Model confidence (mean pLDDT): 86 of 100. Predicted 3D model of an 80-nucleotide RNA (c-di-GMP-I-GGC riboswitch aptamer) from an uncultured Pseudomonadota bacterium. The sequence was found by an Rfam model in a public genome assembly. Its Rfam family is "c-di-GMP-I-GGC riboswitch aptamer". Its family is annotated with cyclic-di-GMP binding in the Gene Ontology.
């Protein structure tokens, strides 16, 4: 330090349901299991969706890391 074809120990959990918070988006628990090699963490940038204020096509507050970009840290097997 590149890489994820192979191998072990694992590890997260999409849809949909239950329970619970929130005007929403969603978010937390429990089942569940489509994927996932960072699906670990951060709203820095775009997007994409709530919520408001409005007519300045914009400005405020929020969601999303399972859209992508970037930062930041790791496990294992393999190259060098």
């Nucleotide at each position: 330090u590149a890489u994820g074809c192979c191998a072990a120990g694992g590890g997260c959990a999409a849809a949909c349901c239950c329970g619970u918070c929130g005007u929403g988006a969603g978010g937390c628990g429990g089942g569940g299991g489509c994927g996932c090699a960072a699906a670990g963490c951060c709203a820095c940038c775009g997007g994409u969706c709530c919520g408001u204020a409005a007519a300045a096509c914009u400005g405020c507050g929020g969601a999303u890391a399972g859209c992508g970009g970037g930062g930041c840290u790791g496990c294992c097997g393999c190259g060098a």